[in-house]
Molecule: small-subunit ribosomal RNA
Organism: metagenome
RNA sequence: AGAGUUUGAUCCUGGCUCAGGAUAAACGCUGGCGGCGUGCCUAAUGCAUGCAAGUCGAACGAGGUAGCAAUACCUAGUGGCAAACGGGUGAGUAACACGUGGGAAUCUGCCCAAGAGUGGGGAAUAACAGCUCGAAAGAGUUGCUAAUACCGCAUACGGUCGAAAGACUAAAGGAGCAAUCCGCUUUUGGAGGAGCCUGCGGCUGAUUAGCUAGUUGGUGGGGUAAAGGCCUACCAAGGCGGUGAUCAGUAGCUGGUCUGAGAGGAUGGUCAGCCACACUGGGACUGAGAAACGGCCCAGACUCCUACGGGAGGCAGCAGCAAGGAAUUUUCGGCAAUGGGGGAAACCCUGACCGAGCAACGCCGCGUGGGCGACGAAGUCCUUCGGGAUGUAAAGCCCUUUUCUUCUGUAAGAAAAAGGACGGUACCACAGGAAUAAGCAUCGGCUAACUACGUGCCAGCAGCCGCGGUAAUACGUAGGAUGCAAGCGUUGUCCGGAUUUACUGGGCGUAAAGGGCGCGCAGGCGGUAUAGCAAGUCUAUCGUGAAAGCCCCCGGCUAAACCGGGGAGGGUCGGUAGAUACUGCUAAACUAGAGUGCAGCAGAGGAUAGUGGAAUUCCCGGUGUAGUGGUAAAAUGCGUAGAUAUCGGGAGGAACACCAGUGGCGAAAGCGGCUAUCUGGGCUGUAACUGACGCUGAGGCGCGAAGGCUAGGGGAGCAAACAGGAUUAGAUACCCUGGUAGUCCUAGCAGUAAACGAUGAACACUAGGUGUGCGGGGAAAUUGACCCCCUGCGUGCCGGAGCAAACGCAAUAAGUGUUCCGCCUGGGGAGUACGGUCGCAAGAUUAAAACUCAAAGGAAUUGACGGGGACCCGCACAAGCAGCGGAGCGUGUGGUUUAAUUCGACUACGCGAAGAACCUUACCAGGGCUUGACAUGGCACGUUCAGAGGUGGAAACAUCUCGGCCGCAAGGCGAGUGUCACAGAUGCUGCAUGGCUGUCGUCAGCUCGUGUCGUGAGAUGUUGGGUUAAGUCCCGCAACGAGCGCAACCCCUAGUGUUAGUUAAAUGGUCUAGCGCGACUGCCGGUAGAAAACCGGAGGAAGGUGGGGAUGACGUCAAGUCAGCAUGGCUCUUACGUCCUGGGCUACACACACGCUACAAUGGCUGGUACAAAGCGAAGCAAGACUGCGAAGUGGAGCGGAUCGCAAAAAGCCAGUCUCAGUUCGGAUAGCAGGCUGCAACUCGCCUGCUUGAAGUCGGAGUUGCUAGUAACCGCGCAUCAGCACGGUGCGGUGAAUAUGUUCCCGGGUCUUGUACACACCGCCCGUCACGUCAUGGAAGCUGAUAACACUUGAAGCCGGUGAGCGAACCUUCGGGGCGCAGCUGUCGAGGGUGGGAUUAGUGACUGGGACGAAGUCGAAACAAGGUA
Repeated sequence: AGAGUUUGAUCCUGGCUCAGGAUAAACGCUGGCGGCGUGCCUAAUGCAUGCAAGUCGAACGAGGUAGCAAUACCUAGUGGCAAACGGGUGAGUAACACGUGGGAAUCUGCCCAAGAGUGGGGAAUAACAGCUCGAAAGAGUUGCUAAUACCGCAUACGGUCGAAAGACUAAAGGAGCAAUCCGCUUUUGGAGGAGCCUGCGGCUGAUUAGCUAGUUGGUGGGGUAAAGGCCUACCAAGGCGGUGAUCAGUAGCUGGUCUGAGAGGAUGGUCAGCCACACUGGGACUGAGAAACGGCCCAGACUCCUACGGGAGGCAGCAGCAAGGAAUUUUCGGCAAUGGGGGAAACCCUGACCGAGCAACGCCGCGUGGGCGACGAAGUCCUUCGGGAUGUAAAGCCCUUUUCUUCUGUAAGAAAAAGGACGGUACCACAGGAAUAAGCAUCGGCUAACUACGUGCCAGCAGCCGCGGUAAUACGUAGGAUGCAAGCGUUGUCCGGAUUUACUGGGCGUAAAGGGCGCGCAGGCGGUAUAGCAAGUCUAUCGUGAAAGCCCCCGGCUAAACCGGGGAGGGUCGGUAGAUACUGCUAAACUAGAGUGCAGCAGAGGAUAGUGGAAUUCCCGGUGUAGUGGUAAAAUGCGUAGAUAUCGGGAGGAACACCAGUGGCGAAAGCGGCUAUCUGGGCUGUAACUGACGCUGAGGCGCGAAGGCUAGGGGAGCAAACAGGAUUAGAUACCCUGGUAGUCCUAGCAGUAAACGAUGAACACUAGGUGUGCGGGGAAAUUGACCCCCUGCGUGCCGGAGCAAACGCAAUAAGUGUUCCGCCUGGGGAGUACGGUCGCAAGAUUAAAACUCAAAGGAAUUGACGGGGACCCGCACAAGCAGCGGAGCGUGUGGUUUAAUUCGACUACGCGAAGAACCUUACCAGGGCUUGACAUGGCACGUUCAGAGGUGGAAACAUCUCGGCCGCAAGGCGAGUGUCACAGAUGCUGCAUGGCUGUCGUCAGCUCGUGUCGUGAGAUGUUGGGUUAAGUCCCGCAACGAGCGCAACCCCUAGUGUUAGUUAAAUGGUCUAGCGCGACUGCCGGUAGAAAACCGGAGGAAGGUGGGGAUGACGUCAAGUCAGCAUGGCUCUUACGUCCUGGGCUACACACACGCUACAAUGGCUGGUACAAAGCGAAGCAAGACUGCGAAGUGGAGCGGAUCGCAAAAAGCCAGUCUCAGUUCGGAUAGCAGGCUGCAACUCGCCUGCUUGAAGUCGGAGUUGCUAGUAACCGCGCAUCAGCACGGUGCGGUGAAUAUGUUCCCGGGUCUUGUACACACCGCCCGUCACGUCAUGGAAGCUGAUAACACUUGAAGCCGGUGAGCGAACCUUCGGGGCGCAGCUGUCGAGGGUGGGAUUAGUGACUGGGACGAAGUCGAAACAAGGUA
C1' cells in the first nucleotide's frame, strides 16, 4: 500500500466482499510448564447457610469469674466515638448528572496552630428487683441507683444582635504516687471535606412545532448552614423556542480503551475520579455530616413463622444456591503486610485488603531434545514403470537435562527483640533417565501451499466471484505441501481499508442529484479611503488541565509480560501584558456597485372593451340527379322523403392564412387579425441627483401548460368515454363512420409535467471567426440610401486554451474564482405504507421499514442483427430452354414391422457403400472354443510340422489311421501341449483427441510490423473518388510497408515452328511425344482527371481471365467421422472375444427425396447406309470360322497392345410401314422355356426367347438445373466386380433459346445508422392468471404497557392550629406562671379508586400490493422505424 466482482472487451460511476488490528467473549478440535492479569455483558430475577462494624471498664452504676485478700479479668445496660467511610451495582438520569474554567451568599466531628476558661448546685433514669400481659416478637407497671447522660446559677477575653446604649451566651471529668497526660467549654485561623450558582463541551428523532400559572419578574413575609419562586400573599404579564423549546426514544459521565497516517469513528469491562441506587414508592428522626445497603416509620408486591390474635425479612457486601443464558470461579487461608474504626495503650474488629484455589479467557516466556547418520531401509502415495516423494526424516551411534521424578537445604517480604497466611513456596544443590509433552486450519482466484482415488447438479462446499451434470488442484478421503503453534479455526461485535457523509477530503448536462418560476422576512456574504476601539486574530508570560495510562529515559523481578522512579505531552479553559495588517464595532467621508432624473428606441409583455374578413357546420330558397363518403381494400354512415355538387340569403361558435424569420417580448408557465383605454418591464445615450441603499435567500407569500373539479353560460369544428363498420387466431387497439363530457366565457378550486438547456441565482476574469434583432457613435462620400469601422444589449452557429469517464462544453462555459440557496449517497421494495398538512373530490406534499439482489447504471468500442438507409455481385430474380411435383419401375431415407430387419449421417436422403446370394457382416437364432482366429516373451514337456485318408456332424469341430527335420550320439531347431504374462472387442465417449473431410465459398476477404490518434477497448492502414471477376488497379489521404488469400506460375485444350517417332515398304499429310513461338490492352480511335480503366477497331488460330481443370485465406458450425486408421479414459475377459451353419441387412398400410421409362407422328417399327473420342485387356480381351431365333456355346488366330481384340457407335441419313387410337404408343406385371457366373441364384443375381400387355393421353400448390460448344437429345468406355449399374465417373456426336434489366425473392460483399442483442433476433424482454415460501400494509375488534390530566380517597411524617388531659428540674406572692407532651385538627402528601382521552406494543376472520422460486397458462408492451417511433 491494495485486491476480487457489472462487459465480448473498455473507461467511468457505484455498491457488495476480502486481506489488518482489537475483544470482559462464546463454540469446535486439541492441550506440557511457569509468571502477570482477567472472570454474570443475560434476570436492578429470587435467595438456604455462614461471615462482611464495631470498640472504649482510663465516663458510669451493677452483676459475674479467679483468688484468703490485695487485685486481675469478663460484660447485659447507661454513656462516648464510629457506623454518612470502606465494599457492591448501573436500574434510573439528556440533568449543572458529568468534564473543564470561573464565582459568592455558606457549613465543617475527628486533625493542626493560637487565645481564654474549666466555679458552684440540682432533678431524674436504664440496668437491677417485684408484679402483670403475650404463642412469639415484645410490652406495661411499681420501687431503688450512677455518670464525661440531663438541667439551672455564676463568670464572658471572645462571640451573637444592635447605629449606639445595652442585652444575650459556656464547660466534665478521668488515669497516674507524682511530674503530668487524656479530655471538656468558648473563640480565631488553617488543612481536608461538603453544599450552592454559573460560561463552555459531549446522543437520536420535526412522521414531536409550539411549550409554560409558581409559569417570568417585583414587593412584603417565611424557610435554609447558605443565594434563590425554595415556599407564601399581593402586583405586573411575562419567560422559553427553527442556534430546535416541548415531547418521544436511547444512555450513568469522565480519566481513558480500541482503531486510524491524521482528522475522526467506536467504546466506557478491569484500575482511578464524580454521580445515582440499595425489594418498589413516600417520609422524616439522630447527627458535624444521611433524607442513611447490613437504622427507623408508613404504603405496596413477594417470601417465611404463627396458638390466626399477630409477627419477621430484604446478598446491586464475600463465598454459595436456584433461575435465565452461547457464557463467567472457592460456601478457601490470614489480619503477616497496606489501609480503616475504637481505645491512653495493650489490643479488639475489618469477605477492605493480602494470599491461595478453579478456567489456555488474555498477554508474556520456556519446552516437547542436540550432533552425526544412505545416491537414500521398510511402509505409504504418485508414476511416462525408468523412477519420484515422504527424507537425515527413521533406525543406529555419541551427547545434553530446560522440563519431569525422588531426596536435601532454604529466603527477602518485620526499619530494634519476639511475631509470616502465602509456604517448606520462589530459589539453590545432588541423583535418575530422551526420558513425561503437538496440534489445528488451509492448499480454484483474491491468498502462501497439488496430486491420486471416490462421487456424478447427487452428496456436499462457499467470505465474494463461484465449484459439482463421469477425467473436480473448489465436494469426501489419502499422500504431500503451506501457515500458525499450546494453541488453531469458526461465530459475534468495533475501527480500518471506505476519499462509501468527503473539516482534512466528494459531487449534481447524460451515471444518484438544480427547487417549475418569481418576490422577499430572518440568516449568510458584501465596494473605496480616514480615524478610534481591540471582540475575532497573533505573540509572550502566569494559573489550571488529579493519579494511573500513552511516549522517552533510568531502574527492579534471569529476560519479557508486569512493576518502580524521573521527564515530556495533552484545552474551542482562565488571568495579565503587548501587536493592529485583515474581519468586526463606532464616527464622519467618497462614487466605480445599486438606484433616481433627463433625451430617445423596439416589442405576439399583461388586462379590459369594441370590431373585421376567410373557412367549417347548420338553416331557408334556387339549379340539378343518383349516387356520395371513406379506405391499402372495404363496410358502417348519408342519399329518390332529392344527398354529394353548385348559386343566393341567413345563424352561430371557435381560431386568426399570407406577413413569419434557430425573429421579438416575458421570471417561468406562456404570448400572434385590427382598434382604443389602462399598465409592467427592458435597452441606448447623458452624467444632474442619492451615497453601499447591494447579492443570495431556510421558512413565508404570489404566479404557474395540459388534463381534472364546482356553479352558471356557451357549444361551429375537433374529440376521451361510448356505438357501429373493418382488420385479426382474437382486436376491449392501430384504420373508417358517428359521437358525449371536454375544448370556449365568467367566478372559484386544483398546483402538477421530459414545468428540459434534463445545466439554480449574482458578480468578476479568460484567444478568435461568422450570422441575426434593437440602439448609439465615427469616417468618407452622396440628392439620398447602401457599403466600411468602433461600441452596448439580446439571440444562433463554428472553434482554441482549459475542463470532462467519454460524449461534449467552450465569453449565453460544463473554463478560472467568490458568495448564498436547493439537492444526491447501490438496485429493487417505493416516490409506496403509516402519520401529518392541503384539497369538494381526484389527488398533491412530506416520506420510511421489513424483505431481497450483486449488481443496477453512464459514455464509448468491436461485432451481430433490423419488417433502417446507400452501393455492388451471383442462373438470385427477370427473359428463356428442359425438367421435377401426377403414372409405372429403380435406388435411398423416415415410419412401421421383425428373432434380426447392424451402424453412422439429417443444409442428409443413387450419402459412408467404386457394386449385401455365401464371404463381406458389424445384426439375429442355433452349435462350438477359452492363452484363444491373430502378436510377443518366460518356464515346463516335447513323438517335427505341413499333408493324405476314414468315422460322426449342417459346418466349425471332435476322433482314428498313415506320414515325418538335422546330428554317429549327447543333443539342437521347432510345430504342438500345459501354465504365466497377455491377446482380442465394428463395446461406450467425435462433448477427452490426432488425422482427414464437409459447409459458408473460389465469397474477396483475413491480418501483421513500424508510425500516428485515443486514458482505454480500439482506430488508422483496409475508409473516400473512380475502376475491376477480384483489398484488381489508379488517384487522394497519418500513414508507410508487408504477409495469408485474388491474379500469375502448373495440367488439358485451340494456332504454329522445329526435333524425334510410328506397327508390311517408301515419301508427304494426318497422327503421337518432346522443345519452342504466340496474347501483352502490345497497336489505332474515342471516353475519362488525359490516372487506372472502359468502349470500338485493326491484325490474328485465339482479345481483353480465350475455354476447362487442379488450387479453398483468417475463421465459423463442441459440424462429420472412436465403423477406414491412430489414440486418452471407461467397460467386457469360458465373453461385449472367437469359429461355424442358417437367417437378416432385400420386410411393407404408408410418407418424402433422387433417378429411369413413358404418355407418342420432331414419333414407333422394319430394312439399308455413314461419321467418333476416350478407355480397357493375361486366372485377361478374344478375331475369323461353326452351332443356336437369341442370351450364349464350341473353338482358339492375334495381342501385355499407335500393330490384336473389346467395337456394333447412337442419334443422323436413305427407303418402307403405321395415321391419332390407350394404338404397331407405353412397357409394368405375370406364365412357360432357356443361357451365364458362381461350392451354391429358394429367400435374393443378370441375360435371352415366346406369351401376357397394367398405370399413363404431359401432370395442383409448389419447385430444380442451365448463359455456348452451354442446355437439351444421342450413344460409347471405365472403376468397383466371379456375377450383378436406370447409380457414379469419363468420352465424344447433334446442337439451341434468352438476358430490356436489378423493383422484388434468396445468398453474399462494402459503407453508414439504431440497439436494452454478445449463447449475438432461433436474441432480449413485459404484465395478468395458477402454485409454493417469506416479510409487510389495511381491518370489525380483542389483549397489554407507559406517561400525563380531572375528580375522589388519603398512610407515615414535617410544619401550622388547638391543647379543658398530662408533666421531675426554672420562677413564684405557693394561687399559679413559664416551658413541654399526649390527644384532636388543617395544608402538603406516597399509594388506591373512578373517568375520558393520548402514545405505544402484540394479536385478528378477511383483504391489498411486494419479494423470491431451471423448464406452467395467455398474449406480445419495450429494445431495430420492434413492425401504430